[in-house]
The RNA shown here (transfer RNA) has 73 nucleotides and comes from an Oscillospiraceae bacterium. It matches the Rfam family "tRNA".
RNA sequence: GCUUCCGUAGCUCAGUCGGUAGAGCAGCUGAUUCGUAAUCAGCAGGUCAGCGGUUCGAAUCCGCUCGGAAGCU
Numbered sequence: 001g002c003u004u005c006c007g008u009a010g011c012u013c014a015g016u017c018g019g020u021a022g023a024g025c026a027g028c029u030g031a032u033u034c035g036u037a038a039u040c041a042g043c044a045g046g047u048c049a050g051c052g053g054u055u056c057g058a059a060u061c062c063g064c065u066c067g068g069a070a071g072c073u
Base pairs, nucleotide, nucleotide: 001072002071003070004069005068006067007066010025011024012023013022019056027043028042029041030040031039049065050064051063052062053061
């Protein structure tokens, strides 16, 4: 230098055919307990890496850039 894949909640990842963004763990509140843990119920938490384009509508399609991984030279 070229090719491919990945970037979504604090962490691990779904959501891949365009139509209100989700789960588990972690966090907070409550119940339970003498208390803690465990368990149960509820709550909060997101510029979907960034910019631009297509579209009525983009996490999703297209282009460029940035970061990470692998391969080739």